Predicted 3D model of a 116-nucleotide RNA (SAM riboswitch aptamer (S box leader)) from Hamadaea sp. The sequence was found by an Rfam model in a public genome assembly. Its mean pLDDT, the model's own confidence on a scale to 100, is 83. NCBI's taxonomy places the organism under Bacteria, Actinomycetota, Actinomycetes, Micromonosporales, Hamadaea.
RNA sequence: ACCUCAUCCAGAGGAGCAGAGGGACACGGCCCGAUGAAGCUCCGGCAACCCUGACCGAGCCUUGAGCUGCGGCGGCAGGUGCCAACUCCGUCCGGAAUCGCCCGGGAAGAUGAGAG
Numbered sequence: 001a002c003c004u005c006a007u008c009c010a011g012a013g014g015a016g017c018a019g020a021g022g023g024a025c026a027c028g029g030c031c032c033g034a035u036g037a038a039g040c041u042c043c044g045g046c047a048a049c050c051c052u053g054a055c056c057g058a059g060c061c062u063u064g065a066g067c068u069g070c071g072g073c074g075g076c077a078g079g080u081g082c083c084a085a086c087u088c089c090g091u092c093c094g095g096a097a098u099c100g101c102c103c104g105g106g107a108a109g110a111u112g113a114g115a116g
Base pairs, nucleotide, nucleotide: 003114004113005112006111007110008109013043014042015041016040017039021032022031023030026091027090028089029088044083045082046081049079050078051075052074053073055072056071057070058068059067060066061064087108092105093104094103095102
């Protein structure tokens, strides 16, 4: 790499360098960008996947200062991740509707944990 599982309508940006692109890919749209894109660096922040606390519930048996992270709740030292717009929207299938719009699912993708 591939595979499995979970999540994806919440949240969170400044400075320096840089100098024209960027929003994953293709197409179509719609946006962001010289009041400075990508990228790099520093600092800050968000969140709670891993992690962490047995406080409430639940479960277990060895019945106790017991165990289990299963459902809540709390924490953020550490490992990741993230900090415009629902994963920016659509594309395929179904429903509803019948110019616009809406709902559900899928595909693809992203992140984490695992497996290998």